Predicted 3D model of a 345-nucleotide part of an RNA (large-subunit ribosomal RNA, domain IV) from Thermosporothrix sp. COM3. The coordinates come from a structure-prediction model, not an experiment, and the mean pLDDT is 88. It matches the Rfam family "Bacterial large subunit ribosomal RNA".
Context: one part of a larger RNA
RNA sequence: CUCUGCUAAGGAACUCGGCAAAAUGACCCCGUACCUUUGGAAGAAGGGGGGCCUGAGUAGCUUUCGUGCUGAGAGGCACGGGGGUGAGCAGGCUGCAAGAAAUGGGCCCAACCGACUGUUUACCAAAAACACAGGUCUCUGCGAACGCGAAAGCGGAAGUAUAGGGGCUGACUCCUGCCCAGUGCCGGAAGGUUACGAGGAGUGGUGAGCGUAGCCAUGAAUCUAAGCCCCGGUGAACGGCGGCCGUAACUAUAACGGUCCUAAGGUAGCGAAAUUCCUUGUCGGGUAAGUUCCGACCCGCACGAAAGGAGCAACGAGUUGGGCACUGUCUCGGCAGAGGACUCG
Numbered sequence: 001c002u003c004u005g006c007u008a009a010g011g012a013a014c015u016c017g018g019c020a021a022a023a024u025g026a027c028c029c030c031g032u033a034c035c036u037u038u039g040g041a042a043g044a045a046g047g048g049g050g051g052c053c054u055g056a057g058u059a060g061c062u063u064u065c066g067u068g069c070u071g072a073g074a075g076g077c078a079c080g081g082g083g084g085u086g087a088g089c090a091g092g093c094u095g096c097a098a099g100a101a102a103u104g105g106g107c108c109c110a111a112c113c114g115a116c117u118g119u120u121u122a123c124c125a126a127a128a129a130c131a132c133a134g135g136u137c138u139c140u141g142c143g144a145a146c147g148c149g150a151a152a153g154c155g156g157a158a159g160u161a162u163a164g165g166g167g168c169u170g171a172c173u174c175c176u177g178c179c180c181a182g183u184g185c186c187g188g189a190a191g192g193u194u195a196c197g198a199g200g201a202g203u204g205g206u207g208a209g210c211g212u213a214g215c216c217a218u219g220a221a222u223c224u225a226a227g228c229c230c231c232g233g234u235g236a237a238c239g240g241c242g243g244c245c246g247u248a249a250c251u252a253u254a255a256c257g258g259u260c261c262u263a264a265g266g267u268a269g270c271g272a273a274a275u276u277c278c279u280u281g282u283c284g285g286g287u288a289a290g291u292u293c294c295g296a297c298c299c300g301c302a303c304g305a306a307a308g309g310a311g312c313a314a315c316g317a318g319u320u321g322g323g324c325a326c327u328g329u330c331u332c333g334g335c336a337g338a339g340g341a342c343u344c345g
Base pairs, nucleotide, nucleotide: 001339002338003337004336005335006334007333009331010330013329018326027049028048029047030046035040037171051093052092053091054090055089060085061084062083063082064081065080066079067078068077069076070075106324107323108322109321110320111319112318113316114315118130119129134169135168136167137166138165139164140163146155147154148153172311173310174309175308177241178240179239182238183237184234185233186232187231188230191229192228193227197223198222202218203217204216205215206214242260243259244258245257246256269303270300281297282296283295284294285293
């Protein structure tokens, strides 16, 4: 030093944090709160018991056989013999101790997140991340949409809208407000723009010098699709959801008014929050003492409604605060055993 065991008094004073250890422990009996989706919570919590001997293999239960009574019978009732199982009670015995060894939940209160069982970073992360039933939007009429593949073809599916693909959300309960100006998507088709193409005014070349025809090249107007412009719709589509000034008979504040801007100016609910900078906000609770925690307040730097909002029983090797029990975590060390280190070879 490592491992193991014990330890006076105290009992978390240790520490980021009860990490580690200790404690609890199986079985039987009694008993069991808040809350709740009535299933749970719950092994809640909290108590008690235990070996062996005797009464005595007793009471009881059960099985089989016999007898009796009753009944038409099936069967029923009673008594007795045998077999199996077998408490509970009373008295007694030993020991420090009776589940004498081994095996064997610590518990409670409150908050956050995720409903749950599951899944994950093979080798530093198991989680509040992923998934999930459920919700909703959208696409798809079948040679489906979609995916793989130069293609053939295959999957979808030997399925057919109560089906299949994609996106978001994520049990359940109560709910999910306003904005369509921009972007996207859907619908519309009058007009504008517009490709290939059609068209062919005109122009140039050739035509042995000029030049006709022809040929070659170029080519205006005009016609012409989707798309875009345009007109509408659409938010559980991408997204967005204001500023300044004044005003009430103390003060303060502003239900009220004015004004500017906007597509519209954040509804319900929640709120110093896994979000709050200032901040250890302020008040209350808990402690002798509390940057954490819980309950409030609202001045929300910079919550907010399916990138869902707020709740919520149950669940969790999740996170946070508190308590009981328990302890060498500590005050603060000590002792013993085993193996190393060390000395000698």